The RNA shown here (transfer RNA) has 72 nucleotides and comes from a Bacilli bacterium.
Its Rfam family is "tRNA". Rfam classes the family as a transfer RNA.
The coordinates come from a structure-prediction model, not an experiment, and the mean pLDDT is 81.
Taxonomically the source falls in Bacilli (Bacteria, Bacillati, Bacillota).

RNA sequence: GGUCUUAUAGUCAAACGGUUAAGACGUAGCUCUCUCAAUGCUAAGACACGGGUUCGACUCCCGUUAAGAUCA
Numbered sequence: 001g002g003u004c005u006u007a008u009a010g011u012c013a014a015a016c017g018g019u020u021a022a023g024a025c026g027u028a029g030c031u032c033u034c035u036c037a038a039u040g041c042u043a044a045g046a047c048a049c050g051g052g053u054u055c056g057a058c059u060c061c062c063g064u065u066a067a068g069a070u071c072a
Base pairs, nucleotide, nucleotide: 001071002070003069004068005067006066007065010025011024012023018055027043028042029041030040048064049063050062051061052060
């Protein structure tokens, strides 16, 4: 340098083009306890960035950035 893949809460990880973007761990509050842990309940927290297509985009297309694989 060429080709391909991936990018979603602090971490992991789903989502036929149409939902309030699911869930787990973690965090916070409450519950329980003499206290802590565990249990139970509740809450907050995310679509890498910029364009395009579309009535409608996390999803499709292009580019950028980052990571990885492979070829030279």